[in-house]
RNA sequence: UGAGUCGGCCAGGCGGUCGCGGCGCCCUCCGGGGCGACGAGGAACGUCCGGGCUCCACAGAGCAGGGCGGUGGGUAACACCCACCCGGGGUGACCCGCGGGACAGUGCCACAGAAAGUAGACCGCCGUCGCGGCCUCCGGGCCGUGGCGGUAAGGGUGAAAGGGUGGUGUAAGAGACCACCAGCGUGCCGGGUGACCGGUGCGGCUCGGUAAACCCCGCCCGGAGCAAGACCAGACAGCAGGCGCCCGAGGGCUGCUCGCCCGAGCCUGCGGGUAGGUCGCUGGAGGCGCACGGCAACGUGCGUCGUAGAUGGAUGGCCGCCACUGCGGUCCUACGGACCGCGGGACAGAACCCGGCGUAUCGGCCGACUCAUCCG
Numbered sequence: 001u002g003a004g005u006c007g008g009c010c011a012g013g014c015g016g017u018c019g020c021g022g023c024g025c026c027c028u029c030c031g032g033g034g035c036g037a038c039g040a041g042g043a044a045c046g047u048c049c050g051g052g053c054u055c056c057a058c059a060g061a062g063c064a065g066g067g068c069g070g071u072g073g074g075u076a077a078c079a080c081c082c083a084c085c086c087g088g089g090g091u092g093a094c095c096c097g098c099g100g101g102a103c104a105g106u107g108c109c110a111c112a113g114a115a116a117g118u119a120g121a122c123c124g125c126c127g128u129c130g131c132g133g134c135c136u137c138c139g140g141g142c143c144g145u146g147g148c149g150g151u152a153a154g155g156g157u158g159a160a161a162g163g164g165u166g167g168u169g170u171a172a173g174a175g176a177c178c179a180c181c182a183g184c185g186u187g188c189c190g191g192g193u194g195a196c197c198g199g200u201g202c203g204g205c206u207c208g209g210u211a212a213a214c215c216c217c218g219c220c221c222g223g224a225g226c227a228a229g230a231c232c233a234g235a236c237a238g239c240a241g242g243c244g245c246c247c248g249a250g251g252g253c254u255g256c257u258c259g260c261c262c263g264a265g266c267c268u269g270c271g272g273g274u275a276g277g278u279c280g281c282u283g284g285a286g287g288c289g290c291a292c293g294g295c296a297a298c299g300u301g302c303g304u305c306g307u308a309g310a311u312g313g314a315u316g317g318c319c320g321c322c323a324c325u326g327c328g329g330u331c332c333u334a335c336g337g338a339c340c341g342c343g344g345g346a347c348a349g350a351a352c353c354c355g356g357c358g359u360a361u362c363g364g365c366c367g368a369c370u371c372a373u374c375c376g
Stems, first nucleotide, its partner, number of pairs: 001372010012322007020039002023036005041347001045358002048356005053225004060258004065221005070084005085099001086097004100216002105214002107210003122155002124151012163181006182206001184203008229279004238270006250262004286305008324344009
């Protein structure tokens, strides 16, 4: 200098003007008005996970259902985060993994192919029987063709066809047998908290894939959600039918069953009425700084800061200057700089609150590292 990998940060600034929201103070003719400070985000978003909080339920058992899945940590908890292991990719920094089990059982494996599973003879190779032709030293041999059989070496199909190389063997072949290698299982030794790794011996010679197919194993899970829930104020009008009052309707255990508990009202139709306010509500697993422990995620201690709360739903519009940036032009002391003109600024927006994940985003800045090349 070029190409890249990972991590972090920002999301324009100042002023004027017209508006909006709740809060504090003041004024008021009670309708409102004035002044003041404050008023969205890195994702406030999607609502996909996990919790707090609230209400309901909580004698228990079983079934169903859902979620998670290498190991060790972190955390209130998690499907999140950190570190490591294994597998895959990259020259590398680094990245990716929906990473228990396919000798418990069942299912499925498109197209192609003969055959897709305790598999399979299409071509080929080999044997044998027959037929035809040719040759013959009369023993037979060669070529072609058909039937039967053997064969997984070779060809061909496929994502995948029962390990690879060499040899023995055979009619031809084959882990049929042997050596080495790969892989699987298992014993021992060593290292590690562990997943696992390294070494060494033995065994049958190799066992297809798929669990985000059912399923099996281990662990976890009560239901609903701030329209939760509580309070105040206020309105109305009942009628008809059905079932039931201990021989019990109905309700609860919020998916179901057993079982248990409550129990005098319940259900349907027609008709009528209210739909206002207050609380919940924002100070919480909070932000920042320092020290210590830890590889890290994170934890502990001390100090410090005050920062939205709407409910048809406020947080915005316009103008000017500056900064950034794209294009064009002019000039200069020209790998750059100055000036002028015309543009550009995204994604999006709280609604009970947190921790994550995922997705969207004009552009800009910083740090660490890798590879290539050049110079010293």

Predicted 3D model of a 376-nucleotide RNA (Bacterial RNase P class A) from a Phototrophicaceae bacterium.
It is recorded under the gene name rnpB.
The RNAcentral record of the sequence draws on ENA.